[in-house]
RNA sequence: AUUAAUAACGGCGAUGGAGUUCGCCACAACCGCCGGGCAUGCCGCUCGCGCUGAUGACUCCUACAAAACU
Numbered sequence: 001a002u003u004a005a006u007a008a009c010g011g012c013g014a015u016g017g018a019g020u021u022c023g024c025c026a027c028a029a030c031c032g033c034c035g036g037g038c039a040u041g042c043c044g045c046u047c048g049c050g051c052u053g054a055u056g057a058c059u060c061c062u063a064c065a066a067a068a069c070u
Base pairs, nucleotide, nucleotide: 010025011024012023013022016061017060018059019058020057021056032051033050034048035047036046037045038044
């Protein structure tokens, strides 16, 4: 390093980090939504002063944003 099995470990859940917990994955899990255009046999490509969210869920921190106070 490869193959098979088992175990351990690990990885993933649309924007950062950590804890807890749930689910999923073994080269896969995962990679948001809306509208227009192109294409459409299949896969898709592209545009927008377009929209929501830092969580899968809970909590905390950081960043952004809003309001109030000093």
Predicted 3D model of a 70-nucleotide RNA (Fluoride riboswitch aptamer (crcB RNA motif)) from Candidatus Sulfotelmatobacter sp. Taxonomically the source falls in Candidatus Sulfotelmatobacter (Bacteria, Acidobacteriota, Terriglobia, Candidatus Korobacteraceae). The coordinates come from a structure-prediction model, not an experiment, and the mean pLDDT is 76. The sequence was found by an Rfam model in a public genome assembly.